[in-house]
Predicted 3D model of a 72-nucleotide RNA (transfer RNA) from a bacterium.
């Protein structure tokens, strides 16, 4: 340099055009003599960036950035 894949919550991952979610972690609370476990509730996201297509984009297209694999 070329090809392919990936980038979404603190971290691990869903959702592949129609209101952004889960478990873990975190906070509060119930239970307990207390802790853990368990129950209930809560906070947390410009979905890598910019532009485009569309009534509507995390999702499709283009360029760029970052990471990984392969080729040279």
């Nucleotide at each position: 340099g070329g090809g392919c894949g990936c980038g979404u919550a603190g971290g691990u991952c869903a959702a592949g055009g129609g209101c952004a979610g889960a478990g873990c972690a975190c906070c509060g609370u119930g239970c307990u003599g207390a802790u853990a476990a368990c129950g209930c509730g809560g906070g947390g996201g410009c979905u890598g960036a910019u532009g485009g297509u569309u009534c509507g984009a995390a999702u499709c297209c283009a360029u760029c950035c970052g990471c990984g694999c392969c080729c040279a």

Its mean pLDDT, the model's own confidence on a scale to 100, is 83.
It matches the Rfam family "tRNA". Rfam describes the family as follows. Transfer RNA (tRNA) molecules are approximately 80 nucleotides in length. Rfam classes the family as a transfer RNA.
The sequence was found in a public genome assembly.